RNA sequence: AUGAUUAUACGGGGAGAGAACGCAAAUGCGUCGCCGAAGGAGCAAAUGACAAAAGUUAUGAAUCUCUCAGGCAAAAAGACUCGUAUAGGACG
Numbered sequence: 001a002u003g004a005u006u007a008u009a010c011g012g013g014g015a016g017a018g019a020a021c022g023c024a025a026a027u028g029c030g031u032c033g034c035c036g037a038a039g040g041a042g043c044a045a046a047u048g049a050c051a052a053a054a055g056u057u058a059u060g061a062a063u064c065u066c067u068c069a070g071g072c073a074a075a076a077a078g079a080c081u082c083g084u085a086u087a088g089g090a091c092g
Stems, first nucleotide, its partner, number of pairs: 006087008018032001020031004033072003039068001040066003046059005
C1' cells in the first nucleotide's frame, strides 16, 4: 500500500396468501380457508467410523419439504439484493 470472503450499522428495492365468518375496525376469543422469503424443523449426494460382508451410525445444503411459530387491505415485518460507512486482512 491493493482490499476478497465475512460481520455490523444506516438507507433503497423486496413476493405470496380471506379488509373471511360470529361477538366489537386493529388487538382479544372461537371457527374454517390459505401463504412461505423472519425464525424453526426435516432430508440428498458425499465423507468418516464400526463391520469379513450385508448393513448400522455420525456429519451433511437450499429459495426444496413441513407449516411449530409467523403472515393473508394498509402499516409493520420480510429471505435476498444494491449503495455507503466501519471492522477485518485473503490475494497481490
This is a predicted structure of a 92-nucleotide RNA (Glycine riboswitch aptamer) from Planomicrobium stackebrandtii. Rfam family: Glycine riboswitch aptamer. Rfam's curators write: This family represents the bacterial glycine riboswitch. NCBI's taxonomy places the organism under Bacteria, Bacillota, Bacilli, Caryophanales, Planomicrobium.